Predicted 3D model of a 76-nucleotide RNA (c-di-GMP-I riboswitch aptamer) from Desulfonema limicola. The model forms 94% of the base pairs in the Rfam consensus. The RNAcentral record of the sequence draws on Rfam. Its mean pLDDT, the model's own confidence on a scale to 100, is 82. Rfam family: c-di-GMP-I riboswitch aptamer. About the family: GEMM was predicted in a large-scale screen for bacterial structured RNA regulatory elements. The source organism's lineage runs through Bacteria, Pseudomonadati, Desulfobacterales, Desulfococcaceae and Desulfonema.
[in-house]
RNA sequence: AGAAGAAAAGCCAAACUCAUCGUGAGGUGAGGACGGAAAGCCACGGGUCUUAUGGUAAGAUAGCCGGGCUGCCGAC
Numbered sequence: 001a002g003a004a005g006a007a008a009a010g011c012c013a014a015a016c017u018c019a020u021c022g023u024g025a026g027g028u029g030a031g032g033a034c035g036g037a038a039a040g041c042c043a044c045g046g047g048u049c050u051u052a053u054g055g056u057a058a059g060a061u062a063g064c065c066g067g068g069c070u071g072c073c074g075a076c
Stems, first nucleotide, its partner, number of pairs: 005073001011036002016031006034063001040069003044066003047061006
């Protein structure tokens, strides 16, 4: 330096509960730990979901997949 993902350190936190914001999907905070090597960031493409709807529009999801940017450790 490369690669695999063994170990250790640290990191994130599903379901569920409570509080709170939102018409809603869902967001945020606290508890919690199913999992995660990008479960860090970006709605660009597809998917799914929500609201209104005649076409359609406005939203949600990065822990559904792809793509872009960045990135920890590191046995043999």